[in-house]
Context: one part of a larger RNA
Molecule: small-subunit ribosomal RNA, 3' minor domain
RNA sequence: CACCGCCCGUCACACCACGAGAGUUGUUUGCACCUGAAGUUACUGGUCUAACCGUAAGGAGGAAGGUACCUAAGGUGUGAAUAGUGAUUGGGGUGAAGUCGUAACAAGGUAUCCGUACCGGAAGGUGCGGAUGGAUCACCUCCUU
Numbered sequence: 001c002a003c004c005g006c007c008c009g010u011c012a013c014a015c016c017a018c019g020a021g022a023g024u025u026g027u028u029u030g031c032a033c034c035u036g037a038a039g040u041u042a043c044u045g046g047u048c049u050a051a052c053c054g055u056a057a058g059g060a061g062g063a064a065g066g067u068a069c070c071u072a073a074g075g076u077g078u079g080a081a082u083a084g085u086g087a088u089u090g091g092g093g094u095g096a097a098g099u100c101g102u103a104a105c106a107a108g109g110u111a112u113c114c115g116u117a118c119c120g121g122a123a124g125g126u127g128c129g130g131a132u133g134g135a136u137c138a139c140c141u142c143c144u145u
Base pairs, nucleotide, nucleotide: 003108005105008101009100011098013095014094015093016092018090019089020088023085024084025083026082027081028080029079030078031077032076033075034074039070041068042067043066044065047063048062049061052059053058111132112131113130114129115128116127117126118125119124
């Protein structure tokens, strides 16, 4: 190349990524509350106190301690985001020579297709409405020769 054509879907097998999933394990983070180290600042009738003042008593100044605000870490509760993992499950993709049929392409052997509803192993079938992107035949109006 060849209708000895082309071609559709289920099923089976293998691999790949993704989704759902009772949950579960982390990370980050919001809010509320509890607690609150160190430290600054403010206050402090009591305590302590080398240099200064004072004959002395004491004073000035200072120190520790205490109180208050702020506050790291931590804790409790309740949300959010995100990353793993999870029995099972869903479709998708890929794969020289698997299974079942044969839906489409010729009027593809029931014309095909669109919408919708129901049904069916699967392609699909049927009903209703629509399109011609249907072949053939007839007629009408035209075009080219």